[in-house]
Context: one part of a larger RNA
């Protein structure tokens, strides 16, 4: 470079903001930078191309025409991108009156359970499995009852349900704070889309300093089991789980589906809102299911929330296997992350 892809076959970036950059609504005017038409120079010879010639032919050579996509100067068009001005209100966007939400940060508090502590009541057992036993218990245990402590999670509501950009969020009450939705006029006037670098969030585990440590429980010990049992069962248990700060930046970070517009049959259920005076209903904006036409798809299947149809930018693929490996470079306390190959084999 042509072409053609990424829901499962290789292939959507974990998520968002955002610079440059690519794109980019309606109407007027104006220049004329790209874009078009014309003029003029120039685009050397030779070779290419076509006709003719000469060497018997042909190779080769000679004369002749024509081409020469460009490049620059000038005249000229103004539809379409660009600039420039002027304007508009559909796309963004601000406010004003309402609403729902486990959004997020901080602080307070609340029961229910567990586990230990003391004290009462009581007597021979409790645990535990498939069965056992490691264990526990007459130093009085198991179970009850009474009061204490201390973590850590918040049954029911609870949902095929809500919210958030994704990670992800569930007792309460208060304070901060973010985004969302309809509806009615009111503003601004394209301010928008997407976004390589970059910055920021980014579950779990791990890591650094303190704290904390009830249950639960990697490692680790002991019972079993078994041919063995470095498992899976059992009884114990550190790390960790939790705080706060500060690193780490991965994951089946999935919807295995980038983001935004725009358009293209329905049918049902659910949150949330407005309207029809109120109720059943209905109808419309939004989100969030499910069954389906067209169409799409290798096929499962997708189907207004598209995997139709389109447009704009971005990432990303290009047999396996060596390999997310080696090395070089970033970045990390470190574990390790990012970037990311060849040999050789099939």
């Nucleotide at each position: 470079u042509u072409g053609g892809g990424u829901g499962u076959a290789a292939a959507g970036g974990g998520c968002g903001c955002g610079c440059a950059g690519g794109c980019g609504g309606c109407c007027g005017c104006g220049a004329a930078a790209g874009u078009c038409c014309g003029g003029u120079g120039u685009g050397a010879a030779a070779g290419a191309c076509a006709g003719c010639a000469g060497c018997c032919c042909a190779a080769c050579u000679g004369c002749u025409g024509g081409g020469g996509u460009g490049c620059a100067c000038u005249g000229g068009a103004a539809a379409c991108u660009g600039c420039g001005u002027g304007g508009c209100u559909g796309g963004a966007g601000u406010g004003u009156a309402g609403g729902a939400g486990g959004g997020g940060g901080a602080g307070c508090u609340g029961g229910a359970a567990u586990u230990c502590c003391a004290g009462g009541u009581g007597u021979a057992g409790g645990g535990g499995u498939g069965a056992a036993a490691u264990c526990u218990g007459u130093a009085c245990a198991u179970a009850u009852c009474u009061g204490g402590a201390a973590g850590a999670a918040c049954a029911c509501c609870g949902g095929u349900g809500g919210c958030g950009a994704a990670g992800g969020c569930g007792a309460g009450c208060u304070c901060c704070u973010u985004g969302c939705c309809a509806u009615a006029g009111a503003c601004u006037g394209a301010c928008g889309c997407u976004g390589a670098g970059g910055c920021g969030c980014g579950a779990a585990a791990g890591c650094g300093u303190g704290g904390g440590g009830a249950g639960c429980g990697a490692a680790c010990a002991g019972g079993a089991u078994u041919a063995g049992a470095u498992a899976c069962c059992c009884u114990g248990g550190u790390a960790g789980u939790c705080c706060a700060c500060g690193c780490u930046g991965u994951a089946a970070a999935c919807g295995a589906u980038g983001u935004a517009c725009a358009c293209u049959a329905g049918g049902u259920g659910u949150c949330g809102g407005u309207g029809c005076a109120c109720a059943a209903g209905c109808a419309c904006c939004g989100g969030u299911g499910c069954c389906g036409g067209a169409g799409c798809a290798a096929a499962c299947g997708c189907g207004u929330u598209a995997a139709g149809u389109g447009u704009a930018c971005c990432a990303c693929c290009u047999g396996g296997g060596g390999a997310g490996u080696a090395u070089g470079c970033c970045g990390g306390c470190a574990a390790c992350g990012g970037u990311g190959a060849a040999a050789c084999u099939c």

Small-subunit ribosomal RNA, central domain from an uncultured bacterium, 346 nucleotides, folded computationally.
The full RNA is in RNAcentral, with records from ENA.